[in-house]
Context: one part of a larger RNA
Molecule: small-subunit ribosomal RNA, 3' major domain
Organism: Ceramonema reticulatum
RNA sequence: UGACGGAAGGGCACCACCAGGAGUGGAGCCUGCGGCUUAAUUUGACUCAACACGGGAAAACUCACCCGGCCCGGACACCGUGAGGAUUGACAGAUUGAGAGCUCUUUCUUGAUUCGGUGGGGGGUGGUGCAUGGCCGUUCUUAGUUGGUGGAGCGAUUUGUCUGGUUAAUUCCGAUAACGAACGAGACUCUAGCCUGCUAAAUAGCGAGCGAAUCGCUACGUUCGUAACGCUUCUUAGAGGGACAAGCGGCGUUUAGCCGCACGAGAUUGAGCAAUAACAGGUCUGUGAUGCCCUUAGAUGUCCGGGGCUGCACGCGCGCUACACUGAAGGAAUCAGCGUGCUUUCAUUCCUUGUCUGAAAGGACUGGGUAACCCGAUGAAAAUCCUUCGUGCUUGGGAUCGGGACUUGCAAUUAUUUCCCUUGAACGAGGAAUUCCUAGUAAGUGCGGGUCAUCAGCUCGCGUUGAUUACGUCCCUGCCCUUUGUACA
Numbered sequence: 001u002g003a004c005g006g007a008a009g010g011g012c013a014c015c016a017c018c019a020g021g022a023g024u025g026g027a028g029c030c031u032g033c034g035g036c037u038u039a040a041u042u043u044g045a046c047u048c049a050a051c052a053c054g055g056g057a058a059a060a061c062u063c064a065c066c067c068g069g070c071c072c073g074g075a076c077a078c079c080g081u082g083a084g085g086a087u088u089g090a091c092a093g094a095u096u097g098a099g100a101g102c103u104c105u106u107u108c109u110u111g112a113u114u115c116g117g118u119g120g121g122g123g124g125u126g127g128u129g130c131a132u133g134g135c136c137g138u139u140c141u142u143a144g145u146u147g148g149u150g151g152a153g154c155g156a157u158u159u160g161u162c163u164g165g166u167u168a169a170u171u172c173c174g175a176u177a178a179c180g181a182a183c184g185a186g187a188c189u190c191u192a193g194c195c196u197g198c199u200a201a202a203u204a205g206c207g208a209g210c211g212a213a214u215c216g217c218u219a220c221g222u223u224c225g226u227a228a229c230g231c232u233u234c235u236u237a238g239a240g241g242g243a244c245a246a247g248c249g250g251c252g253u254u255u256a257g258c259c260g261c262a263c264g265a266g267a268u269u270g271a272g273c274a275a276u277a278a279c280a281g282g283u284c285u286g287u288g289a290u291g292c293c294c295u296u297a298g299a300u301g302u303c304c305g306g307g308g309c310u311g312c313a314c315g316c317g318c319g320c321u322a323c324a325c326u327g328a329a330g331g332a333a334u335c336a337g338c339g340u341g342c343u344u345u346c347a348u349u350c351c352u353u354g355u356c357u358g359a360a361a362g363g364a365c366u367g368g369g370u371a372a373c374c375c376g377a378u379g380a381a382a383a384u385c386c387u388u389c390g391u392g393c394u395u396g397g398g399a400u401c402g403g404g405a406c407u408u409g410c411a412a413u414u415a416u417u418u419c420c421c422u423u424g425a426a427c428g429a430g431g432a433a434u435u436c437c438u439a440g441u442a443a444g445u446g447c448g449g450g451u452c453a454u455c456a457g458c459u460c461g462c463g464u465u466g467a468u469u470a471c472g473u474c475c476c477u478g479c480c481c482u483u484u485g486u487a488c489a
Base pairs, nucleotide, nucleotide: 001489002488003486004485005484007483008482009481010480011479012478013477016473017472020437021436022435023434024433027321028320029319031317032316033315034314035312036311043054044053065307066306067305068304069303071301076119077118078117079116080115086113089108090107092105093104094103122296123295124294126293127292128291132289134283135282136281137279138278139277144183145182146181148179149178150159151158152157162174164173165172188272189271190270194241195240198238199237200236201235204232205231206230207229209226210225211224212223213222214221247261248260249259250258251257323430327389328388329387330386331385332384341374350369351368352367354365355364356363357362396427402421403420404419405418443465444464445463446462447461448460449459450458
């Protein structure tokens, strides 16, 4: 100087507690991990910091695993064989999963491209993340870190970097053997909310005018069309503005600041970025990043066929659906916001309106869309209204099972998904434990993107409905600082 203390004192945090909310843990199912099994059930990761993670929803491919079978994509150099032929390819039959001349029988074909040996390359989702780069994660979301000059000390070192107050903050005020600085914090960037002010818009609207239809409510009626007009409130998006604790009242050294009120669209919107020092944290399976080792033609290269990664006495984790009446079923009415969408690469079929057909899933035919133009006013779900059911494992629940129909795909069996009929399991609110969370938040609810030929119970976003309870504390769990002790390094 650290680290540690069942040492003391301050401060902080819903990855801590308190007050609560939703739960998870119990059930069924989905999915990941272990174990077991298996030809193989490829593999990494295992406290926070592994386990709906590897953007990992694997039918083939992927693919690394298992069982088989082709191919060389063995450059280049040297030596050898070699136009009297180094070698290549092949019908048929046998063989084979195979229309692999793979091998065999049989012969033809080819013409220096190859073949044999040695050296040496190239490949490898082979090994090593404990050889590495890069990237990521974590310590660590806290406030921390470091020179120069000066001071103290023989020196390691220390002061600066602080008794106190204050702040989300080593943020400031001040104190002061320190002074003046740097990184981090803040500022910054994106995002949300306001602008009847600016710039505009036949890809956004509004109002005139004109025309047509319609109503009998005659009125600035309603609807539609129209490139002769005007405008920008709504919509879109550029430039800007706007908030600074600025005003007032308290508290406070009357400092830094805190609390309340008023005015206001805002008086803490949410995220991103993020220092120093580290970890033998993860990744060689992201890379045509990479050292070394291994292998290299009977291949760990590569392609093809099939199987596996899905296997089920069991244990654990993330989730979905429920256990009903604040509900289920049927009908009616009524409201979003993020997004996405094939078409030149010579084959590629996306988003889809409308019409017809079908119980539905789906199918057929037509159009529109390279998109503020079309789908689309995205008429979403929950919620709302009416009717039925009436507390009964019940019309709750929808696992499991049988049959049938389509769709994607070369291929659906170990059932891709979807639809129809049937079947109708556990589950009557979940022990010990334990997770997340403070406002448009939790929770309910659907929609879109990613993956995607097909397939969400995942994930990333988006709106819609919208609470209870704190607005504190250091008791538990941890973190930071100061003081202190130490036999630890």